[in-house]
RNA sequence: GGCUUAGUAGCUCAGUGGAUAGAGCAGGGGAUUCAUAAGCCCAAGGUCGUAGGUUCAAUUCCUACCUAAGCUA
Numbered sequence: 001g002g003c004u005u006a007g008u009a010g011c012u013c014a015g016u017g018g019a020u021a022g023a024g025c026a027g028g029g030g031a032u033u034c035a036u037a038a039g040c041c042c043a044a045g046g047u048c049g050u051a052g053g054u055u056c057a058a059u060u061c062c063u064a065c066c067u068a069a070g071c072u073a
Base pairs, nucleotide, nucleotide: 001072002071003070004069005068006067007066010025011024012023013022018056028042029041030040049065050064051063052062053061
């Protein structure tokens, strides 16, 4: 240099054209308990890597770029 894969919450990941983008863990609050832990309940937390394009509508499709991992010369 070329190619492939991935990038979504603090972390690990789902979602792959149309309902307010979800789960687990972590952190916060509540209830319980003599107290703590576990388990239970509640709320919060997101420019969906960046910029364009297609579309009535894009996290999803297309293009370029950035980052990471891998393959190859």
The prediction has a mean pLDDT of 82. A computed fold for a 73-nucleotide RNA from Galdieria partita, annotated as transfer RNA. It matches the Rfam family "tRNA". The family's RNA type in Rfam is transfer RNA. Gene Ontology term of the family: triplet codon-amino acid adaptor activity. The sequence is in RNAcentral, with records from ENA, Ensembl Plants and Rfam. The source organism's lineage runs through Eukaryota, Rhodophyta, Bangiophyceae, Galdieriales and Galdieria.